A computed fold for a 102-nucleotide RNA from a soil metagenome, annotated as SAM riboswitch aptamer (S box leader). The coordinates come from a structure-prediction model, not an experiment, and the mean pLDDT is 79. The sequence is in RNAcentral, with records from MGnify.

RNA sequence: CUCAUCCAGAGGGAGCUGAGGGAUCGGCCCGAUGAAGCUCCGGCAACCGGCCAGCACGGCUUGGUGCCAAUUCCGACCGGACAGAGAGUCCGGAAAGAUGAG
Numbered sequence: 001c002u003c004a005u006c007c008a009g010a011g012g013g014a015g016c017u018g019a020g021g022g023a024u025c026g027g028c029c030c031g032a033u034g035a036a037g038c039u040c041c042g043g044c045a046a047c048c049g050g051c052c053a054g055c056a057c058g059g060c061u062u063g064g065u066g067c068c069a070a071u072u073c074c075g076a077c078c079g080g081a082c083a084g085a086g087a088g089u090c091c092g093g094a095a096a097g098a099u100g101a102g
Base pairs, nucleotide, nucleotide: 001102002101003100004099005098006097012041013040014039015038016037020030021029022028024076025075026074027073042068043067044066047064048063049061050060051059052058072096077093078092079091080090081089082088
């Protein structure tokens, strides 16, 4: 850089440590009943690999990743609908981000 996916699921235990974390900004949350990090165990999932099956884009998981608060926590930019004094609500798309494969 290209492509695919992102309203499902697991969302726990032990040890070390000790104040931050949720990408950014705003909001709103989580956190001394222990944040983030590291190690071990457990779990989810099925992108790649492997095996089975044979065209139902299926099944399984010993491997490589990934993931385990809140939809990617919500919004941010554009368009539309509603409302309209202002604030706002909803829908669609994008951008950004994350993961995998190339």
It matches the Rfam family "SAM riboswitch aptamer (S box leader)". Rfam links the family to the GO term regulation of gene expression.